Small-subunit ribosomal RNA from Olea europaea var. sylvestris, 1468 nucleotides, folded computationally.
Model confidence (mean pLDDT): 82 of 100.
The same sequence occurs in records of 2 taxa.
NCBI's taxonomy places the organism under Eukaryota, Embryophyta, asterids, lamiids, Olea europaea subsp. europaea.
It matches the Rfam family "Bacterial small subunit ribosomal RNA".
[in-house]
């Protein structure tokens, strides 16, 4: 110190996640040791047993043990004294002087210490005793008795102005005695405590008004003191936007984690303080309590009980239950320290000190070290060679931290001694022996670590991102690995990264964020100069901020934890002492900011009354006479009762053409016809006050359009309504009419994309080009020119800024002052409240739940029913077809045992298949086989290979026979065949979404791409774009590009022309034939093979930019690419093939493999593709004529001859082919007949008789003759090829191939049009721009209702509860009054009596209970409303492209829904 996560990729906003550090922790899994420390965070829930407060016989009186007795110990109920207000516990409750910190005056104070004065008398009452009540607990009365228990008098000190009033002790204990311990007054002190004051101490405003003893004052009470602490009476106050009061939650500090600070969290342990003690009150005794290990009362609970009545309080220490994720022993012993009593010994102390428990936590140590290579065994991984665990185990060798076991053995104890629970503990010694000790997560990235196996969107993993759908580095096991270690890992909290609440540190045009605008309170900030004071401020000096803690020098347990001693640093609060710049106060002035007066100007500012004409409608009167008006096309609609069209009159309401703009103006909405009245702004001169300024929570004012209420008006235009078309549907765009409404008046509402989406003021930072208003300078007679000042309104642009776009003196640049306002999306322009409003809403403004995103702005694509320019037989002109018929063939559906497979929009479907009777054949049923049908290796045995015979469907089994090669070093090899075992073979079985090779499309479309440099944060852009041109990114000119690469082009092969060369089988002449075979010649021609010329926009006009290139001409066999072919960039499409073939993994092994018969791939209601034949006279039938190119031919092509109507059979010349043969070209000429019909078209079907190929033709083959003679008479939307030797016809050939279902495919030549004006439209595609919410990329995104599941949340008749205060009712304890009633030891008093006490009764207050309406809050509720979520639900298609009606805000209204319409705004 930063990472991951929106996105195809970028930068940005902005959440969410993660690495760090911490804990009184818990889970989970493992565990040797030792010192430190810790250890009910929940139920302040209930609590059995023990024990945590007693002491004092030297305060007293009786008993009681004990001794043989004296003395003399000891104990001891009870009266007395001192403590039981400490200690120890625990956060319920408290938002307060409760804590903290700094002052402060009107107090107390037992024991402590200092100094000083002081001390005489009397009467009870406990226990004891007797006697009673009661189950107890606990009493009652009668009688006796001591004291340091209680009372009086005096006297001192203390109070009071003063007279007076109240008012003390304990000669008692000890001692032989000095003498001690005690007691009483009063002073002052320490400690401690009480009490007031400034500061400072959580959330909420959806809590805005509180408050009657309430604020003050006077009297009186009261108290230890002060005081509404209490009362009476007066007064009307007092507290609050600086947040009262009210509700929530919380003990508080020192500290303690986190952090660079600043700061956030948090308040166990130790310490300080407050506070509570079952729950609520309450006094009482004391120095102190409103105590609880004390009292009374009420209430709950528990427990006794003889039912009358009692007891009882673990938030001390151990325990127990319960709660809970979860937290010790019912221990030692007062040795230390410290308490409390005592004169002391000593007594008591669950305080405190020890131990035991728990890895809770912090620190330390250890599980050995060294040597050992046969790189062991084993495990995992292999490319099979090895690697790796392994710098290693075994084995040799040392050690002994620790462990056992023996011996010794402390300090902690202070002052003369005595005293150790922890302890026989720690620590040292001696032997023993490597001996007794390693787990845990984790390995996609983040974040260090990697393979293998099984699983197969399944198990299950995840802290976000994500990972699993058959090759998972993410599951789960192994192996390795990496991190850490007696731990480690998850989990929870807290902080940090987070600058994601930003004082230090953030924003606010388009991301969330500028109030719809102004005006002005409060407040916050403020111009120059000179004085004052010293409150901010600075400088010093001083008190404190307990101890501990951090920090830091040391020391001290072996170190470290951890402990001990000593110092400090920030800061905060208070004293005081100076300083006076700046801010503030206090005084005088200034004028430059702000005002005021004057003088012009300019104006659609704004009111309010008047007046104006053009248009529209509507009515009256005329002419006229048939349609008019709408629309995309129509219709509704209006018109012969006379519409529309025109001309002439009246009337009404609205809104002001042109001027006009980029323009005035005003705070903003706004806001245009003339006229009147006015506010203000801004310019000039410079007269006047003199800082009067800016801003501006809360408050006031104004506020389009819609809309409301009341009343006038209503031409037109119009939500809504009604009709008419579109539409699948049209609650909608279009149309016809039309209600409010629009317009005035008066009031209301209060919001808008009220937008520059950009609060205000101020000041300061480069230009330029306009424009409005007004000045002035030159200049003129004026008027142009042409400069320049101020107010204001554009555009452009440097600097700087900004994520980018953009902004730029009218800043979104530098800066200061104020104020509004934002903090992840959704939920939410919601819900509750609340305040406002007739209503309609307006303001305010949450939460559960949910996801990991949600946004900006650019950038490449891609797609638009956006734009611009181009090309293609894409359209368009044109020729022929397909669709209809019938057969042929592929497919799909069906069928079936099987109809074997894969191929499905173009790019599947006469395709794979260039040949399914058998094989093929992969499919079905059977019959067999099992190391196989085929490879390689190893034994063994025989050569192999031939023919025959039984059996069988057939593969097969069986039998019996003939027969020996081949090399040789003669040992034996090789090849084939049989046989047995073991490794393996085999597999058209899966996966083309795991591949590799082939291939298709896009498409012969012209594109694709990177080097360097440059632009921009980047993605990326330039280059390639622009202008022109080409078929073409072809070329050319310009340019922040240059220069290339690979496609284009050309090179190649056909054809189209000349030339040279060779001429046999071809060719031309001769000779001969009926016509051939045959001779002879020759190389001019054709032709055939090879070489090679030629074509290049080279020449010429014209055009263009003088270019590139285009157009037209000449020459020539071809002219602009001659024609054709092959040639096919980077990539798309998980296209297609695992069945050509290879190939990884899975599967099967007496089968999914191999053999064999025999079916089957040829089914048949149907539907689709591709073709053939046709329908006829351009034609068919018959006869005769006559011209082809390319091709195949020895398991071949087959000539002649001859048989047969015919296929064909027989016979076999010639040919390894320019030689022979297939071989007859058809079309086409000529001539006959048919004469428009289902025909002499058509030819399907059937049916019969034939040859042919092959074992085999029934399923299921061509062929032939004879007979039969369907369907069809040019073919509906729709649709397909083609631009010239083409389309259209017409025959020929050839591959596969015993033959063939060939009408198919490939190829050859015959005959031989017709149109292209042109790029509007349709498909496709290419290049520029544009827009986007797409990117799986328009087959995309995506909105809303319904309908189902779940979740959470509002409203809801009410129903249950807590809590709070208010009024009343009752009124326990009890304190302070009141008291006539009843009682009484000391004091008076001769006595009655009295003074005081107490005891009853009562008045006030007064807990708890009752009542009754309230306020807050919580659960819950038939039921009902909207939210959100969810692989494949319904009905549309609102939005994103001009989203097919541009979209959005507001607001009416209205419709299943997205949503449409009106009004007015906005460009996003």
């Nucleotide at each position: 110190a930063g990472a991951g996560u929106u996105c195809g990729a970028u930068c940005u906003u902005g959440g969410c996640u993660c690495a760090g550090g911490a804990u009184g922790a818990a889970c989970g899994u493992u565990g040797g040791c030792g010192g430190c420390a810790u250890g009910c965070u929940u139920a302040a829930c209930a609590c059995a047993u023990g024990c945590a407060a007693g002491u004092c016989g030297g305060a007293c009186g009786a008993g009681a043990a004990g001794u043989g007795g004296u003395g003399u110990u000891u104990c001891c109920a009870g009266u007395g004294g001192c403590g039981g207000a400490u200690g120890a516990g625990u956060a319920a409750g408290u938002a307060a002087c409760g804590c903290g910190u700094a002052a402060g005056a009107a107090c107390c104070u037992a024991c402590c210490a200092u100094a000083g004065g002081g001390a005489g008398g009397g009467a009870a009452a406990a226990a004891c005793a007797g006697c009673u009540g009661g189950a107890a607990a606990c009493g009652a009365c009668u009688a006796c008795u001591a004291a340091u228990a209680c009372c009086c008098c005096g006297u001192a000190g203390g109070c009071u102005g003063a007279g007076g009033a109240g008012a003390a002790a304990a000669a008692u204990g000890a001692g032989g005695a000095a003498u001690c311990c005690g007691c009483c007054c009063g002073a002052g002190g320490a400690g401690g405590g009480g009490c007031u004051u400034g500061c400072g101490u959580c959330u909420g405003a959806u809590u805005a008004g509180c408050u009657a003893g309430u604020u003050g004052g006077u009297g009186a009470g009261g108290c230890a003191a002060u005081a509404g602490c209490u009362u009476a009476c007066c007064a009307a106050g007092g507290c609050a936007a600086u947040g009262a009061u009210c509700a929530g939650g919380a003990g508080u500090u020192g500290g303690u984690c986190c952090g660079a600070g600043a700061g956030g969290a948090u308040g166990a342990u130790c310490a300080g303080c407050c506070a509570c003690a079952c729950u609520g009150g309450g006094a009482c005794u004391g120095a102190g309590a409103c105590a609880u290990g004390g009292c009374c009362c009420a209430g709950a609970c528990u427990c006794c009980u003889a039912c009358g009545a009692g007891a009882g309080g673990c938030a001390g220490c151990u325990g127990u239950g319960g709660g809970a994720a979860a937290u010790u022993u019912u221990u030692c012993g007062c040795a230390a320290u410290g308490g409390g009593c005592g004169a002391a010994a000593g007594c008591c102390u669950g305080a405190a000190g020890g131990a035991g428990c728990a890895a809770u936590g912090c620190c330390g140590c250890g599980u050995g070290g060294a040597g050992g290579u046969a790189g062991a065994a084993g495990g995992c991984c292999c490319a099979u060679g090895g690697g790796u665990c392994a710098u290693g185990a075994a084995c040799u060798u040392c050690u002994u931290u620790u462990c056992c076991c023996g011996a010794a053995g402390a300090a902690a104890a202070a002052g003369c001694a005595a005293u150790g629970a922890c302890u026989g503990u720690a620590c040292c010694u001696g032997a023993g022996g490597a001996a007794u000790a390693a787990g845990c997560a984790u390995c996609g990235g983040u974040u260090a670590a990697c393979u293998c196996u099984g699983u197969a969107c399944u198990a299950g993993c995840a802290g976000g991102c994500g990972c699993g759908g058959u090759g998972a580095g993410a599951u789960a096991g192994a192996g390795a690995a990496u991190g850490c270690a007696a731990g480690c890992a998850u989990u929870a909290u807290c902080u940090a990264g987070a600058a994601u609440g930003a004082u230090u540190g953030g924003g606010u045009g388009u991301a969330a964020a500028g109030c719809a605008u102004c005006u002005g309170u409060a407040g916050g900030u403020g111009g120059c100069u000179u004085u004052u004071u010293a409150a901010g401020u600075c400088c010093g000096u001083u008190g404190u901020c307990a101890a501990a803690u951090c920090c830091u020098a040391g020391g001290g347990c072996a170190c470290a934890a951890c402990c001990c001693u000593g110092g400090a640093c920030a800061g905060g609060c208070g004293g005081u002492g100076g300083a006076a710049a700046c801010u503030a106060c206090c005084a005088a002035g200034c004028u430059g900011g702000a005002g005021u007066a004057u003088g012009g100007u300019a104006a659609g500012g704004a009111c309010a009354g008047a007046g104006g004409g053009a248009a529209u409608u509507u009515u009256c009167g005329g002419u006229a006479g048939a349609g008019c008006g709408a629309u995309g096309a129509a219709a509704u609609g209006c018109g012969u009762a006379g519409a529309g069209a025109u001309c002439g009159g009246a009337a009404a309401g609205a809104a002001c053409a042109c001027u006009a703009a980029c323009g005035a103006u005003g705070a903003a909405a706004g806001c245009a016809c003339u006229u009147g009245c006015u506010a203000g702004g801004u310019c000039a001169a410079c007269a006047c006050u003199g800082a009067c300024a800016c801003u501006g929570a809360g408050a006031g004012a104004u506020g389009a359009a819609a809309g409301c209420u009341a009343g006038a008006g209503g031409a037109g235009c119009g939500a809504a309504u009604g009709g008419g078309a579109u539409u699948a549907g049209a609650u909608a765009c279009c149309c016809c009419a039309g209600u409010a409404g629009u317009c005035c008046u008066a009031g209301c509402c209060g919001u808008a994309a009220a937008c520059g989406a950009u609060g205000g003021a101020u000041a300061c930072u480069a230009g330029g080009c306009g424009c409005u208003g007004u000045g002035u300078g030159u200049a003129u007679c004026g008027a142009c020119c042409u400069g320049u000042g101020c107010a204001g309104u554009g555009c452009u642009g440097u600097a700087g800024c900004u994520a980018a776009c953009g902004c730029g003196u009218u800043a979104a640049g530098u800066a200061u002052c104020c104020c509004g306002c934002c903090u992840a999306g959704g939920g939410a322009a919601u819900a509750c409240g609340u305040u406002c409003g007739c209503a309609a809403g307006a303001a305010u403004g949450a939460a559960a739940c949910u996801c990991a995103a949600a946004g900006g702005a650019a950038u490449u694509g891609a797609c638009g029913g956006g734009g611009g320019c181009c090309c293609g037989c894409a359209c368009a002109a044109g020729c022929g077809g397909u669709a209809g018929a019938g057969c042929a063939u592929g497919u799909g559906g069906u069928u079936u045992a099987a109809u074997u497979u894969g191929a499905u929009g173009c790019a599947a479907a006469g395709a794979a298949a260039a040949g399914a009777a058998c094989c093929u054949u992969a499919c079905c049923a059977g019959g067999g086989c099992u190391u196989g049908a085929c490879a390689u290796a190893c034994c063994g045995c025989a050569a192999a290979u031939c023919a025959u015979c039984u059996u069988a469907a057939a593969a097969g089994a069986g039998a019996g026979g003939g027969g020996u090669g081949c090399c040789u070093u003669c040992g034996g090899g090789a090849a084939c065949a049989c046989g047995a075992a073991c490794a393996u073979a085999g597999g058209u079985g899966g996966u083309g979404c795991a591949u590799g090779g082939c291939u298709g499309u896009c498409g012969u479309c012209g594109g694709c791409u990177a080097g360097u440099g440059c632009c921009g944060u980047a993605a990326g852009g330039u280059g390639u774009u622009g202008g022109g041109u080409u078929a073409a990114g072809u070329c050319u000119c310009g340019c922040a590009a240059c220069g290339a690469g690979u496609g284009c082009a050309a090179c190649c092969c056909u054809c189209g022309u000349g030339u040279u060369u060779a001429g046999u089988u071809g060719c031309c002449a001769u000779c001969g034939u009926u016509g051939a075979a045959u001779u002879u010649g020759g190389a001019a021609c054709c032709c055939u093979g090879a070489a090679u010329a030629g074509a290049c926009u080279g020449c010429c006009g014209g055009u263009g930019a003088u270019a590139a290139g285009c157009c037209g001409g000449a020459u020539g066999a071809a002219g602009g690419u001659g024609a054709g072919g092959a040639u096919g960039a980077c990539g798309u499409c998980a296209a297609g093939u695992c069945a050509u073939c290879a190939u990884g993994c899975c599967c099967c092994u007496u089968a999914u493999g191999c053999c064999c018969u025999g079916g089957g791939c040829g089914a048949c209601a149907c539907a689709c593709g591709u073709g053939c034949u046709a329908c006829a006279a351009u034609g068919g039938u018959c006869g005769g004529g006559g011209c082809a190119a390319a091709g195949g031919g020895u398991c071949g092509c087959g000539a002649u001859c001859u048989c047969g109507c015919g296929a064909g059979g027989g016979u076999g010349a010639g040919c390894u082919a320019a030689c022979c043969c297939c071989a007859a070209a058809a079309a086409c000429c000529c001539g006959u007949c048919c004469u428009c019909a289902g025909u002499u078209c058509g030819g399907a079907u059937u049916a019969u008789a034939g040859g042919u190929u092959g074992c085999a033709a029934c399923u299921c083959g061509g062929c032939u003759g004879c007979a039969u003679g369907a369907a069809g008479c040019c073919g509906a939307a729709a649709u397909c090829g083609c631009u010239a030797g083409u389309a259209a016809u017409c025959g020929c050939u050839g591959g596969u191939c015993a033959g063939c279902c060939a009408u198919a495919c490939g190829g050859c030549g015959g005959u031989g049009u017709a149109u292209u004006c042109g790029u509007u439209c349709c498909c496709g595609g290419g290049c520029c721009u544009u827009g986007u919410a797409c990117a799986c990329a328009c087959c995309g995104c995506c909105c809303g209702u319904c309908a189902c599941a779940c979740u959470a949340u509002g409203g809801g008749a009410g129903c249950u509860g807590g809590c709070c205060a208010u009024a009343c009712c009752c009124g326990a304890a009890g304190u302070c009054g009141u008291u006539a009633c009843c009682u009484u030891a000391a004091c008076c008093g001769c006595a009655a009596g009295g003074a005081g006490g107490g005891g009853g009764a009562u008045a006030c207050c007064g807990a708890a209970g009752g009542c009754a309406g309230g306020g807050c809050u919580a659960g819950u509720g038939a039921u009902u409303a909207g939210a959100g979520u969810g692989a494949a639900g319904u009905c549309g298609u609102a939005a994103c492209a001009a989203g097919g009606u541009a979209g959005c805000c507001g607001u009416a209204c209205u419709g299943g829904a997205a949503g449409g319409u009106g009004c007015a705004g906005c460009u996003g």